Lysine riboswitch aptamer from a mouse gut metagenome, 165 nucleotides, folded computationally.

[in-house]
RNA sequence: UGAUAGAGGUUGCGCUUUUUAUCAGUAGGGUUUCGGAUGUGGCAGGCACAGGAGAAGGAUCAGGAAAGGAGAAAGCGCCGAAAGGGAGAGUUGCCUGAUGAUUCUUACCUUGGGCAUACAGUUAAGAGCUGUAUGACUGUCAUCGGAACGAUGGGGCGCUAUCAG
Repeated sequence: UGAUAGAGGUUGCGCUUUUUAUCAGUAGGGUUUCGGAUGUGGCAGGCACAGGAGAAGGAUCAGGAAAGGAGAAAGCGCCGAAAGGGAGAGUUGCCUGAUGAUUCUUACCUUGGGCAUACAGUUAAGAGCUGUAUGACUGUCAUCGGAACGAUGGGGCGCUAUCAG
């Protein structure tokens, strides 16, 4: 230098399925009534559709979801596992434009890992997720020490082991 194999944790990381609660007595639709001209297609313009055979909105009655996220169980793939940011491409199902959302790719940048707290964003949400900061814990390496252990510092393109040159 290259190749191979491993370790961090039983709350390591990610994915799938089943199930449970939440979402929510919410949304959409329906009945009755008030109201009286707008409303819908994520945003804007166009266009299209619905609307005095009654729009938006309010009240009432009966009935009444789902997705995303979460807990548990099982299975699968793993240890830059993965996450975030940037860049590129696609979709957003009438057209155009900007933006929002979403999917994929990336030899680009950051992060060793989980946890707690605070702030910000997202979300129905005091849950969860993401980012930043702080804190102790944990794993690893280096240096020092009176060497069990402790202190300081670093980071995963790292660390350990084996093999080959």

Rfam family: Lysine riboswitch aptamer. About the family: Riboswitches are metabolite binding domains within certain messenger RNAs that serve as precision sensors for their corresponding targets.